[in-house]
RNA sequence: GAUAGAGGACGCGUUGUGUCAUCAGUAACUCCGCCCAGGCGAUGCAGAGCCGGCGGGGCGAAAGGGGCAGACGCCGAAGGGAACGAUCCGCUGCAUGGGACGCUGCCCUGGGAGGACGAAAUAAGAUUCGUUCGACUGUCGCAAAAGAAAUUUGCGGAGAGCUAUC
Repeated sequence: GAUAGAGGACGCGUUGUGUCAUCAGUAACUCCGCCCAGGCGAUGCAGAGCCGGCGGGGCGAAAGGGGCAGACGCCGAAGGGAACGAUCCGCUGCAUGGGACGCUGCCCUGGGAGGACGAAAUAAGAUUCGUUCGACUGUCGCAAAAGAAAUUUGCGGAGAGCUAUC
């Protein structure tokens, strides 16, 4: 340098597959009553355009987001941050804010779960993400004990690592 592997008590991610709950008694539609210059965007201002708004009754979804199973791709699997690029959120402009995508071994994280705090998103965080905490687990190094070896204990490191073969 190349090739092939391992960690798992929920290993990681994707999925126009199936199923289940939720979405939600919500939206739309419809009936009755009331309002009259109010209302229409993630927020504010300005302009343009449009016509609705509220309450009650009837009827009554879907998409997205998820759990489980299956399938596929894998073991920096993957996640996050930042920079760069380009784009979306209203009809237009300005300002603010937010989302998704691409890219870079630039930075952080070995791994899964749990507790605490926080974040944005959303119908709900049910399951997401971040920080932190102590244990658990895998790997390597050092030290010690017993031992033929396997092993046990303690401390420490990080995946640009570890193991095997060439």